A computed fold for a 97-nucleotide RNA, annotated as SAM riboswitch aptamer (S box leader). The sequence was found by an Rfam model in a public genome assembly.
RNA sequence: UCCUUAUCAAGAGCGACGGAGGGUACAGGCCCUGUGAAGUCCGGCAACCUGAGCUAUUCAAGGUGCCAAAUCCUGCGGAUUAUCCGAAAGAUAAGAU
Numbered sequence: 001u002c003c004u005u006a007u008c009a010a011g012a013g014c015g016a017c018g019g020a021g022g023g024u025a026c027a028g029g030c031c032c033u034g035u036g037a038a039g040u041c042c043g044g045c046a047a048c049c050u051g052a053g054c055u056a057u058u059c060a061a062g063g064u065g066c067c068a069a070a071u072c073c074u075g076c077g078g079a080u081u082a083u084c085c086g087a088a089a090g091a092u093a094a095g096a097u
Base pairs, nucleotide, nucleotide: 003095004094005093006092007091008090013042015041016040017039021032022031023030026075027074028073029072043067044066045065047064048063049062050060051059052058071089076086077085078084079083
């Protein structure tokens, strides 16, 4: 990488450096951004694993992860059609090959 399973409407800085992009396939939108983007450091959150446990909607923060907007919305199908539901796709974690 591929496969399987689970979850994805909650949560997370008024900081330092940096100096123009970013929102993670592709496309169409729509947003964020010199009132400072990406990235790095510090800080934080607690999704999964791990540990503890009074078994809780609890605690810890060790391993990954995450810290604008529902996975930002849409793409396929359905419906009671400015919306909602389901899948698909994507992301994360664990396992296996």
The coordinates come from a structure-prediction model, not an experiment, and the mean pLDDT is 82.